Order: sequence, then structure tokens, then C1' cells
RNA sequence: AUAUUAUUUGUGCCUAAUCCCUUUUAGGGAGUGGGGGACCCGUUUUUUUGGGGUGAAUCCUUUCUAGGUAGGGCGGCCCGGCCCGAACCCGUCAGCUAACCUCAUCGGCAUAGGGAGAGUGAUG
Repeated sequence: AUAUUAUUUGUGCCUAAUCCCUUUUAGGGAGUGGGGGACCCGUUUUUUUGGGGUGAAUCCUUUCUAGGUAGGGCGGCCCGGCCCGAACCCGUCAGCUAACCUCAUCGGCAUAGGGAGAGUGAUG
């Protein structure tokens, strides 16, 4: 000096999934996110052809394992480029919906550089 691995710290990304406090194997709160749930409004439509929910993750084609796609992400934005386009849950049941009730706050990644200050130059 380079490469790899491990640990710690910092920085950043997807996601609602972060922070604070305490009597700290746990509990409580704030913030964020989801579900159920009136009048009115809407739907007239459930019928196993079940129906519905979270999520960006829907749909099409096919020589049968691939291709494309609605949509979504990448340190404010534009451009370019790169990538994702899953999975799970409720259990015959749910439109919207104030009050009200209730639940979640995981997981997966990238990276050694990062921060502060002073001075100078150019342009407007």
C1' cells in the first nucleotide's frame, strides 16, 4: 500500500416500523401507520364462480420458463443510469363513515469516511 474477514462507531437506503421514560428479561408514553364502526350518500348484489384486508407489488402473453406491464425505490430536485414489480393474513363476514373500539411499531441492506472553520478566485 492492497485484498478479505471480524468487532465497534459513524453515515445512508427500503419499510408506518422511530424516539423518550421507568420499578429496565418487562412495562408505560409520544409520534407514525392499519382495521372495525352511524345519519347522509353510494351499491342494487351477495349466490363457492365466495368475499375481504396489509402492501408499490396489478395485469397480459407464452415456444413452459421466460418476457412485458400498471405501479414503486435509489443522500432535496432534473437528467441519465440501476433496481423492485413479492409475500402474508381474516375465515362465509366487513361500502363510505363522526363519536367510539381495536391493533402494529418488525425485518432486510449499503458504506469508510464524516464534521467544523478560515482564506482565495470567478460570475450575477

The RNA shown here (c-di-AMP riboswitch aptamer (ydaO/yuaA leader)) has 124 nucleotides and comes from Tuberibacillus calidus DSM 17572. Model confidence (mean pLDDT): 77 of 100. Of the family's consensus pairs, 92% are formed in the model. Rfam family: c-di-AMP riboswitch aptamer (ydaO/yuaA leader). From the family's description: This family represents a conserved RNA structure found upstream of the ydaO and yuaA genes in Bacillus subtilis and related genes in other bacteria.